[in-house]
A computed fold for a 77-nucleotide RNA from uncultured Prochlorococcus sp., annotated as transfer RNA. The prediction has a mean pLDDT of 82. Its Rfam family is "tRNA".
RNA sequence: GUCUCGGUAGCUCAGCUGGUUAGAGCGGCGGAUUCAUAGCCCGCAGGUCGCGUGUUCAAGUCACGCUCGAGACACCA
Numbered sequence: 001g002u003c004u005c006g007g008u009a010g011c012u013c014a015g016c017u018g019g020u021u022a023g024a025g026c027g028g029c030g031g032a033u034u035c036a037u038a039g040c041c042c043g044c045a046g047g048u049c050g051c052g053u054g055u056u057c058a059a060g061u062c063a064c065g066c067u068c069g070a071g072a073c074a075c076c077a
Stems, first nucleotide, its partner, number of pairs: 001073007010026004019057001028044004050066005
């Protein structure tokens, strides 16, 4: 340098062929239970979907550019 894959909640990840409100587990907070703690149970909060532009009635999902990470290949006179 070229190509491929990936960047979605604090962490690990889902999200089918664009279509109403973006989800799960863990973690956090509250409640219930207990003499008390843990566990189990119930509930709640938490997200610029990496950034920007574009296409569209509508974009996490499509296109282009940028950026970060991983990998493969190439170059290194």